[in-house]
RNA sequence: GAGCCUGUAGCUCAGCCCGGUUAGAGCACUGCUCUGAUAAGGCAGGGGUCCGAGGUUCAAAUCCUCGCAGGCUCA
Numbered sequence: 001g002a003g004c005c006u007g008u009a010g011c012u013c014a015g016c017c018c019g020g021u022u023a024g025a026g027c028a029c030u031g032c033u034c035u036g037a038u039a040a041g042g043c044a045g046g047g048g049u050c051c052g053a054g055g056u057u058c059a060a061a062u063c064c065u066c067g068c069a070g071g072c073u074c075a
Base pairs, nucleotide, nucleotide: 001074002073003072004071005070006069007068010027011026012025013024020058029045030044031043032042033041051067052066053065054064055063
């Protein structure tokens, strides 16, 4: 220098291909419940506008462009 992959909640990820109930799961966290107490279990709740910036569109996490970060391959 070239190509490909990845980036979404504190963590691990789904959703992206094929735009549309205007963002989910597990774990973690908080409160309550249960217990003699703890753990486990049960119920409820908080937390992200999706790596950044533009563009297309009635509508973008999803499509396009340019960047940033990480990984792999080639030179």